[in-house]
């Protein structure tokens, strides 16, 4: 510090995800030790049991228990019982101090809290310091005793008693009250050997602790906007330790709130902790400070302190005991239990240390604390050895079979002893102070294991790779994604990487994320500028001077607890950990100083802003009137059969007179030309003319005011179209509606004829638009050039002129900005001020709630859930029912076919035991197959073999081979006759045959989607690329585009390109005229000979073979940029690549072929292999392709007759001759071929006949008889003869080939082949027609444009409906929580009142005086009153759960219906609004370009 992921690729924007650190964690696997920490985050849920707050006998009366001593009794040394509070001590009780600390928890609390800084009206036990006292009296109550009630808890009555318990009196320095005269308030003793000690009372001061008040800070929600009656203030009183509406009476009507009151939700706060570079963000365990709470709610008592965790009273819920009458309890103390939960420990030891309570002290108590136990929960440290060791061992894994790797790793040798364990020794755990000579002696005990490494990961991010298994299964996954038979992604193994007593996973926080942007983001098109101006609060604000000191800056002081973090020392062997010091704590407060800037105050200025004067332009606004053209309609005239409309039609109108035409009338709406990227307005918007009214802008010169300004949350106003209300109006147009068409349908487009609302006017609503420049307003600054509108100025040559300036409005463009497109003084540049808005896509601008509206609806505005994308700009392709240019038998122009018939052949389908397999749009279908009777043959049903029909190796035997017989369908089996070979170094060897063993053979079995090779196709189309350079952030572009031309990216010119490669062309073959060479089997002009080039002779000619020259736009002319080239011409056998062939760029189609061959992997191995005979591939309701033969007279038949080329031939072609009607048979000359043979070419020509008919056409089919091939002709061959004589009379929609020696037509030959062509390949004979032309169909090439496509239009994609699942809104309601208001009732308790019962102290009175009576003071029971908790009733608010049913949304597999959008998406799309419709949607009105194409206008560059 970044990385992965949207795309074919790119840049941007944007989300998601990862790598880091961390945790009170949990889970999985594993686990040696120690140190230091930490350990219920959930149910503030309920708790069994034990312990956690007591202490003081030196306050008191006392003596239940224990002990010692003494005495007595029973008795056995000693035990039991009794006596002695006399002793140590001490249960219970009175009294004092402490139970308000310590310990726990975080429920409540958004401020009665906390943090920080301050303040004044207070209290403070114990402690410190000081002053003054501590005199003298009195009456009770517990304990105890007696009696009683009760199950218990406990209680009642009577009697006795002490005190540091209680109460008077005296005294009062101080203190308190005061009217300044005075008045009021205390006390306690105990111990002790005398002082002294510990106490007590009053008061002052301190310290400590606590209470109260104030400023500032302290979470989210405005879909919570108004809240408040003790409320805010005053006066007086009460109350408190103290201020105060804290409480009460009276008076006033205030107080809080957009700087967020009130309400709702959530939450203890802080020091700190985690993260981060920081700023921040998250958090508030352990430790420390504060607060709150103690089963829930209320209340007070005591006390210095509580409204009290281990106190009290009441109410409630729950639990327990009960004799049913009544009682008891509160672990959020330490352990522990149940429960909840993913999850969190021992019912331990000790008061030795530290601290606390009490005590004079010893000491007692202390689950505070110190320790131990459990847990890898975290951090830190250590160990599981070290060195050497190559035969690179064995084993494992992989392998190209050679080897590699595990790996110096192990073994072996040498060494060490950390750790653990055992034995022995054994320090420290304070010092000081204090106490005391009494006690104590060093901090528990026990036990065990191992001789020790794992967990994750290895597709990318991200370090680390192979094999096997599996086969979209099982599974993995943080994101992208992996798995459908060769998985580095699943599972296992080997190997490897990074960690290591841990490793991974999950959860959570920060970071990365500049992804909420203060530091540090944006808003033309990606999300984002309010439709527009006015204006309130607020924010910001020109120049100069003076004052001030709020902001600002500096210094000082106080504070900012400790711990923590950081720095620097020290101590544990180190570290973690502990500890000393420092720094820091960025803050707050007080104070001193400065005065530049901001603020405030005062005074001035004119540059901002505004006012006055004179002019100018204008569809600016509202109002009243006027005008002409046109449509429609009405009246009348003329006139006659159609009009109208469309792609084509029809509905419609018209003989009742339309359309057309003329005159006249009516009425409404809109204003042609001018008209212009012209004008005006804030925007919406504004267009005939005139009148008056009115707003703004600009301009010239000057005078005045003196910052009066800018922006603008709320607010109020304006605001197209559609729509709404009331009343008018209504010509045209026209949602809805209905008719005709189109269509598969057509609720549409198109058209017609209709047609209502509406469109128009007045008044009132609505408040939205693609309300757009998709660009908020204001101000300043920053090159130019060219237009245009309105002013002003200047110049001259006085014009249709030029220059300058200013306010608008446009085009191009520099710098600069931008992701790019583009913007560019009218900024999207550089800055400032203010406002609005954005934060992934969908859900959704939707729900709920609020506000507005008559309604339609508007505005404000979520969540659950789903996805890993959605998006912008640009690039390359592909595509378009986009455009331009061009080509092709592509169309057109022609000729002949196919489609109809019969047959042949192939395919589909069907059938079958099998009908083997493959090929399937063009580019499968007379294709593989250049030839299935057996074989072929792969298929089927049988029979049969198992190292095999074939290859290599090993062992043994044998020559090989061969005759015959039998069985069998045959393969095969049994028996049998003959036969002993070749080479040799004499050992043996080679070939062959048989048997055996195992390695192996074999497979036309699967996968052409694992492959090689070969092939088809686009297409013989003209394209496809590279190097260097340049441009662009980049993908990419340029070159290769443009202008010409060409068959051609072939050529020329131009050009940021210059060159090059594969293709094109040429080189190759063939054909066309000529020449040369050599003439046999070829040829024959002349000579000779003949039936015949048969022969002599010759090679002139033909011909075949070989080799040359020739054609190159070379020449002339037109056109063209003078080029390339084109057109015409000459010459020439041939003229513009002469004709034909071979030749097929980069690539596309996962095209075809595993059955030509080769081959990876998989599969079979007495069978999916081998052999054999038979059957099948030849089937047949049917459909299609390709052909043949025809339908006839341009013909059929018969007779005569002429002319080819190219081939083949010895397992062959076969002549002549004979036989047969013929196929053919017999015989066999010649020929290994320019010699012989196949071999008669046919159409043609000529003569005859047929006469338009199912025929003398046509030949299918069938019967009979034959021939040939072959082992074999039944399934299943070809041919011949006789007989038979079917369909068919030129073929619907549709469709194919062909541009010249071509089509058409005629025959010939070959390959395959024993035989078997209508197929195929090749050959020649005869031999046409037409092409105006490129509008259209198909295919292709180049350029350009649009795109939501990139598997690339056979693309993408929208909505309804149906099914399943998910979350959610409404919903008659139902049921909880919280809460407001009104009322009822009211426990305990404080306070108050009291005419009642009661009472020891003090006072008074009387008396019968240990006292009693009466009265007072004082206390107090009861009663009453105020307040009030739980509770109850009624009525609201809010929130959660649930609910028949209902609404839309999301997701899902290959469902249904259409095809709305993306190309001009086939009607351009979209926005607002209204109506309609199964659904996407359609239509009307207004708007936008984020519309293609064409044209016009305007402008720019050169």
């Nucleotide at each position: 510090a970044g990385a992965g992921u949207u795309u074919g690729a790119u840049c941007a924007g944007g989300g998601c995800u990862c790598a880091g650190a961390u945790u009170g964690a949990a889970c999985g696997c594993u686990g040696g030790c120690g140190g230091c920490a930490u350990g219920c985050c959930u149910a503030a849920c309920a708790c069994a049991u034990g312990c956690a707050a007591g202490u003081c006998g030196a306050a008191c009366g006392g003596a239940a228990a224990c002990g010692a001593u003494g005495c007595u009794a029973g008795c056995u040394u000693g035990c039991u019982a009794g006596c002695a509070g006399g002793c140590g001590u001490c249960g219970a009780g009175u009294g004092g101090c402490g139970g308000a600390c310590g310990g726990g928890u975080g429920a409540g609390u958004a401020a009665u809290g906390c943090a920080u800084a301050g303040g004044a009206a207070u209290c403070u036990a114990c402690c410190u310091a000081a002053u003054a006292g501590u005199g003298g009296g009195g009456g009770a109550c517990a304990a105890c005793c007696u009696g009683g009630u009760g199950a218990a808890a406990a209680c009642c009555a009577g009697g006795c008693u002490a005190a540091u318990a209680c109460c008077g009196c005296a005294u009062a320095a101080u203190c308190c009250c005061u009217a300044c005269g005075g008045g009021g308030c205390a006390a306690a003793g105990c111990a002790g050997c005398u002082g002294g000690g510990c106490g007590c009372u009053a008061u002052c001061a301190g310290a400590u602790g606590a209470g109260c008040c104030u400023g500032c800070g302290u979470c989210g929600g405005a879909u919570u906007a108004g809240c408040u009656a003790g409320u805010u203030g005053g006066u007086g009183a009460g109350g408190u330790a103290a201020u105060g509406g804290c409480u009460c009476a009276c008076c006033a009507a205030g107080g809080c709130g957009a700087c967020g009151a009130u309400c709702c939700g959530u939450a203890g706060c802080u020091g700190g902790u985690c993260u981060g570079a920081g700023a921040g963000g998250a958090u508030g365990a352990u430790c420390a400070g504060c607060c709150a709470c103690a089963c829930u709610g209320g209340g007070a008592c005591u006390g210095a302190g509580a409204c009290a965790c281990g106190g009290c009273c009441c109410a409630g819920a729950c639990u327990c005991c009960u004799a049913c009458g009544g009682g008891a309890g509160g672990c959020a103390g330490c352990a522990g239990u149940g429960g909840g939960g993913a999850a969190u420990a021992u019912u331990g030891c000790a008061c030795a240390a530290u601290g606390g309570a009490c005590g004079c002290a010893a000491g007692u108590c202390u689950g505070a604390u110190g320790c131990a136990g459990c847990a890898a929960u975290g951090c830190c440290g250590c160990g599981u050895g070290u060195g050497u060791g190559a035969a690179g061992a064995a084993g494992g894994c992989c392998u190209u079979a050679g080897g590699g790797u595990u790996g110096u790793a192990a073994a072996g040798c040498a060494c060490u002893u950390u750790c653990a364990g055992a034995c022995g020794u054994g320090a420290g755990g304070a010092a000081a102070a204090g106490u005391u000579u009494a006690a104590g002696g060093u901090u528990a005990a026990u036990a065990a294991c191992c001789u020790u490494a794992g967990a994750c990961c290895c597709g990318g991010c991200a370090a680390a790779c192979u094999c096997c298994g599996u086969g979209c299964c099982a599974g993995c996954a943080g994101c992208c994604g992996c798995g459908g038979u060769a998985a580095u992604a699943c599972g296992g193994a080997g190997g490897g990487u990074g960690c290591g007593a841990g490793c991974g996973u999950u959860a959570a926080u920060c970071g990365g994320a500049a992804u909420u942007a203060c530091u540090g983001g944006g808003c033309g098109u990606a999300a984002a500028g309010c439709g527009c101006g006015c204006g309130u609060a607020g924010g910001c604000g020109g120049c100069c001077u003076g004052a001030u000191a709020a902001g600002u800056u500096g210094g000082a002081u106080g504070u900012g607890a400790a711990a923590g973090c950081c720095c620097u020392g020290g101590g544990c062997u180190c570290a973690a950990c502990c500890u000393g010091g420092g720094a820091a704590c960025u803050g707050c407060a007080u104070u001193c100083a400065a005065a530049a800037c901001u603020g405030u105050c005062a005074g001035g200025c004119u540059a901002g802003a505004g006012u006055g004067u004179g002019g100018u332009a204008g569809a600016g606004g509202a109002u009243a009137g006027u005008g002409g053209a046109a449509u429609u309609u009405c009246c009348g005239g003329u006139g006659u059969a159609g009009c109208g409309g469309u792609g084509a039609a029809a509905u419609g109108c018209g003989u009742a007179g339309a359309u057309a035409u003329c005159c006249g009338g009516a009425g409404g709406a809109a204003c042609a030309u001018c008209a212009g990227u012209g004008g005006c307005g804030a925007a919406g918007g504004c267009g005939a003319c005139u009148u008056g009214c009115u707003g703004g802008a600009c301009u010239a010169a000057u005078a005045c005011u003196g910052a009066c300004g800018c922006u603008g949350a709320g607010g109020a106003g304006c605001g197209a179209a559609a729509g709404c209300g009331u009343g008018g109006g209504g010509a045209g147009c026209a949602a809805a509606c209905g008719g005709g068409a189109u269509u598969a349908g057509a609720u549409a487009c198109c058209c017609c004829g209709g047609g209502u609302a509406g469109u128009c006017c007045a008044c009132g609503c609505c408040g939205u638009a693609a309300a757009c420049g998709a660009u908020g307003u204001c101000a300043a600054c920053u090159a130019g050039c060219c237009g245009u509108u309105g002013g002003g100025g200047g110049g001259c040559u006085g014009g249709u002129c030029c220059c300058c300036u200013u306010a608008g409005u446009g085009g191009c463009g520099c710098a600069g900005g931008u992701a790019a497109c583009g913007c560019g003084a009218u900024a999207a540049g550089u800055u400032g001020a203010c406002c609005g808005c954005c934060u992934g896509g969908g859900g959704a601008g939707u729900c709920c709630g609020g506000c507005c509206g008559c309604a339609a609806g508007g505005u404000u505005a979520a969540a659950a859930c789903c996805c890993a994308a959605a998006u912008g700009a640009a690039u390359u392709g592909a595509c378009g029912g986009g455009g331009g240019c061009c080509c092709g038998c592509a169309c057109a122009a022609g000729c002949g076919g196919u489609g109809g018939a019969g047959c042949a052949u192939g395919u589909g389908g069907u059938u079958u035991a099998a009908u083997u397999c493959g090929a399937u749009g063009c580019a499968a279908c007379g294709c593989g197959a250049a030839g299935a009777a057996c074989c072929u043959u792969a298929c089927c049903a049988g029979c049969u073999c198992u190292u095999g029909a074939c290859a290599u190796c090993c062992u043994c035997a044998g020559a090989a081979c061969u005759u015959g017989u039998c069985a069998g369908a045959g393969a095969u089996g049994a028996c049998u006759c003959g036969g002993u070979g070749c080479c040799u170094u004499c050992g043996g060897g080679a070939a062959c045959u048989g048997a055996g063993u195992g390695a192996c053979a074999g497979g036309u079995g699967c996968u052409g989607c694992a492959u090689g090779g070969c092939u088809g196709u686009c297409g013989u189309c003209a394209g496809c690329u590279c190097g260097u350079g340049u441009c662009g952030u980049g993908a990419g572009a340029u070159g290769u585009u443009g202008g010409g031309u060409u068959a051609a990216g072939g050529c020329c010119c131009g050009c940021a390109a210059c060159g090059a490669g594969c293709g094109c062309a040429a080189c190759c073959c063939u054909u066309g005229g000529c020449c040369c060479u050599a003439g046999u089997u070829g040829c024959c002009a002349g000579c000779g000979u003949u039936u015949a080039g048969u022969u002599g002779g010759g090679c002139a000619c033909u011909c075949g073979a070989g080799g040359g020259a020739g054609a190159c736009u070379g020449c002339c002319g037109u056109u063209g940029a003078c080029u390339a080239a084109c057109c015409g011409g000459a010459g020439g056998a041939a003229g513009g690549u002469g004709g034909g062939g071979a030749u097929g760029a980069c690539g596309u189609c996962a095209a075809g072929u595993c059955a030509u061959c080769a081959u990876g992997g998989c599969c079979c191995u007495u069978a999916u292999g081998g052999g054999u005979a038979g059957g099948g591939c030849u089937a047949c309701a049917c459909a299609c392709g390709u052909g043949c033969u025809a339908c006839a007279a341009u013909g059929g038949u018969c007779g005569g007759u002429a002319c080819a080329g190219a081939g083949g031939g010895c397992a062959g072609c076969a002549a002549c001759c004979c036989c047969g009607c013929g196929a053919g048979g017999g015989u066999g000359a010649g020929c290994u071929a320019a010699u012989c043979c196949c071999a008669g070419a046919a159409c043609g020509c000529u003569g005859a006949u047929c006469g338009u008919a199912g025929u003398c056409c046509g030949g299918a089919u069938u019967g009979g008889a034959g021939u040939c091939u072959g082992c074999a002709a039944c399934u299943c061959g070809a041919c011949u003869c006789c007989a038979u004589g079917a369909a068919g009379u030129c073929g619907g929609a549709a469709u194919c080939g062909c541009u010249a020696g071509u089509a058409a037509u005629c025959g010939u030959a070959g390959a395959u082949c024993a035989g078997a062509a209508u197929g195929u390949u090749a050959c020649g004979g005869u031999g046409a027609a037409u092409a105006c032309g490129u509008u259209c169909c198909c295919g292709g090439g180049c350029c350009u444009u649009g795109u939501a496509c990139a598997c690339a239009c056979c693309g993408c994609c929208c909505g309804u409906c149906a099914c399943a699942c998910c979350a959610u809104g409404g919903g008659a309601g139902u049921u909880g929580g919280c809460u407001g208001c009104a009322c009822c009732a009211g426990a305990a308790g404080u306070c108050g009142u009291u005419a009642u019962a009661c009472u020891a102290a003090c006072c008074a009175u009387g008396c019968u005086u240990a006292g009693c009576u009466u009265g007072g003071a004082a206390g107090a029971a009861g009663a009453c009153g105020c307040c009030u908790a739980a509770g109850g009733u009624g009525u609201g608010g809010u929130u959660g759960a649930u609910g028949a049913u209902u609404g839309g949304g999301g997701u899902g597999a290959a469902g249904u219906c259409g095809u709305a959008a993306c190309a001009a998406g086939g009607u351009a799309g979209c926005c607002g609004u209204a109506g309609g419709a199964g659904a996407a949607c359609c239509u009307g009105c207004g708007g936008c370009u984020g519309g293609a194409u064409c044209a016009c206008c305007u402008c720019c560059u050169u």
The RNA shown here (small-subunit ribosomal RNA) has 1502 nucleotides and comes from an uncultured prokaryote. RNAcentral holds the sequence, with entries from ENA. Its Rfam family is "Bacterial small subunit ribosomal RNA". The prediction has a mean pLDDT of 83.